Molecule: FMN riboswitch aptamer (RFN element)
Organism: Martinezella freirei
C1' cells in the first nucleotide's frame, strides 16, 4: 500500500429593503442560497507528482410517493396508526447564448432556470417530524496478504 470486517467521531446553506392588505420572512418588486462521489480544454505550486475546480454533465443521498409486516376499524379491498425495506424510480429537479479552441457539459463573457412533506395568506430562505436520517469523509482496531 491494497482487500475484508468491526468501532467511532464528523457531516447544509439562505428573506435584509420596500409595496398591497386585518393579516404574507408565503403574494409583487429588488434580494439571498448550493449537500457528497465521478468527470475535468480552467487555475496553483516545492512541476514524472501534488492540491483545488460544476446546483441545472454522470450518479447518490434525505422527504413524500411506492412495497413489507402487525394492529384498529371495515368486510374482501378500503381508511387509518405503527414499524420495517430501500427494489422501483413515480413526484423529480433546472441550460442556453456568444467568444476561445482541435475539441466545451465544464473555462471566459452575457442572459436564463430549479429545489421534498406537513403547517400557516399561498414558503428552497420561518415553523415541524429532526437531540433523527443520510450519501459520504476521516480515524482506530482485528485479521488476510
Nucleotide at each position: 500500500a491494497c482487500g475484508c470486517g468491526u468501532u467511532c467521531u464528523c457531516a447544509g446553506g439562505g428573506c435584509g429593503g420596500g409595496g398591497c392588505g386585518a393579516a404574507a420572512c408565503u403574494c409583487c418588486c429588488c434580494a439571498c442560497c448550493g449537500g457528497c462521489g465521478g468527470u475535468a480544454u480552467g487555475g496553483g505550486a516545492u512541476u514524472u507528482u501534488c492540491c483545488c475546480g460544476a446546483g441545472c454533465c454522470c450518479g447518490c443521498g434525505a422527504g413524500c410517493g411506492c412495497c413489507u409486516u402487525u394492529c384498529g376499524g371495515u368486510u374482501c379491498u378500503c381508511c387509518g396508526a405503527a414499524a420495517g425495506g430501500g427494489u422501483c424510480a413515480g413526484c423529480a429537479g433546472a441550460u442556453c447564448c456568444g467568444g476561445u479552441g482541435a475539441g466545451a457539459g465544464g473555462c471566459c463573457g452575457g442572459a436564463g432556470c430549479c429545489g421534498a412533506c406537513g403547517g400557516u395568506a399561498u414558503a428552497g430562505u420561518c415553523c415541524g417530524g429532526a437531540u433523527g436520517g443520510a450519501a459520504g469523509a476521516g480515524a482506530g482496531c482485528a485479521c488476510g496478504c